[in-house]
Context: one part of a larger RNA
RNA sequence: CCUUCGUUAAGGAACUCGGCAAAACAGCGGCCGUAAUUUCGAGAUAAGGCCUGCCCCGGUUUACCGGGGCCGCAGCUAAAGAACUCAAGUGACUGUUUAUCAAAAACACAGCUCCCUGCUAACUCGUAAGAGGAUGUAUAGGGGGCGAUGCCUGGCCAGUGUCCGAACGUUAAGGGGAGAGGUUAGUCCCGCAGCAAUGCGGGGCGAAGCUUUGAACCGAAGCGCGGAUGAACGCCGGCCGUAACUAUAACGGUCCUAAGGUAGCGAAAUUCCUUGUCGGGUAACUUCCGACCUGCACGAAUGGCUUAACAACUUGGGUACUGUCUCAACGAAGGACUCG
Numbered sequence: 001c002c003u004u005c006g007u008u009a010a011g012g013a014a015c016u017c018g019g020c021a022a023a024a025c026a027g028c029g030g031c032c033g034u035a036a037u038u039u040c041g042a043g044a045u046a047a048g049g050c051c052u053g054c055c056c057c058g059g060u061u062u063a064c065c066g067g068g069g070c071c072g073c074a075g076c077u078a079a080a081g082a083a084c085u086c087a088a089g090u091g092a093c094u095g096u097u098u099a100u101c102a103a104a105a106a107c108a109c110a111g112c113u114c115c116c117u118g119c120u121a122a123c124u125c126g127u128a129a130g131a132g133g134a135u136g137u138a139u140a141g142g143g144g145g146c147g148a149u150g151c152c153u154g155g156c157c158a159g160u161g162u163c164c165g166a167a168c169g170u171u172a173a174g175g176g177g178a179g180a181g182g183u184u185a186g187u188c189c190c191g192c193a194g195c196a197a198u199g200c201g202g203g204g205c206g207a208a209g210c211u212u213u214g215a216a217c218c219g220a221a222g223c224g225c226g227g228a229u230g231a232a233c234g235c236c237g238g239c240c241g242u243a244a245c246u247a248u249a250a251c252g253g254u255c256c257u258a259a260g261g262u263a264g265c266g267a268a269a270u271u272c273c274u275u276g277u278c279g280g281g282u283a284a285c286u287u288c289c290g291a292c293c294u295g296c297a298c299g300a301a302u303g304g305c306u307u308a309a310c311a312a313c314u315u316g317g318g319u320a321c322u323g324u325c326u327c328a329a330c331g332a333a334g335g336a337c338u339c340g
Stems, first nucleotide, its partner, number of pairs: 001335008010326002014324001019321001029051004037042001039148001053070007071075001076081001083319007090311002095107002111146007123132003150305003154236003159233002161229005168224003174218002179213005186205008237255005264298001265295001276292005
């Protein structure tokens, strides 16, 4: 010096990102006492205070109570066995999670709501047979979202999605086959050979068949088209002026939009400017609490705002307590070091 412990004058968080760690809280039991708030269950062992041994007697429901006495610094005499409180945020709660850096405000949850499904159900697995769903039947089953309770959940259907509609337009394969091209049996013309029949060569037209192609017309869903739908994906304005101090604007004008953010909340787990401004707390506080509203860029089941209880959650204050610190000291055990 390191690890693990013990003690410490005076002070008592001045340490530090932060009381991290340590200390303290005297715990079990008995008696007394216990606030705000509250979903009346709770909060609550709230908080806070006192008692506690042994011997004798009496009572008695063995446990307990009453009276008397004894000793010690100390009687739950050892060990074990809560620190408490005020306020805010978030999540209702018990629960679950990154086995091995994250336990949380994340997930789940009861509850609410939407969509699908009439049974050979929807949906899922499987190529299929088949199986699950379910030996269930819409008070059932599957899927999505929100997330106890309480009060509520505003406007917009223009875009996207979903559902409904079927008149018209468009539209595939397929059907259809007007027509066009190729091929050539034939036929016509020309040339040559031949008495002729005919043969050979070149050119024009060209049936049937085969073949290449092919217009009109018929032709579903879809799309176009019409409508509905937000607890579907989503979205929810700008400029200018105006009141008898000033300031502000209930009010007016104008442009744009599908409609221009309602209730509630608000410098917030959201506020850039910002340590906003005011009040509280401190001697002094970028944190914290209460307000204000100028919301860069809250806002209503991608839920909004409250909320008792709960939390190894996050933040701020206080009491108690302490080597966290001012500021370090001493001691113990085991290492480190030397020898073996």
Molecule: large-subunit ribosomal RNA, domain IV
Organism: Patescibacteria group bacterium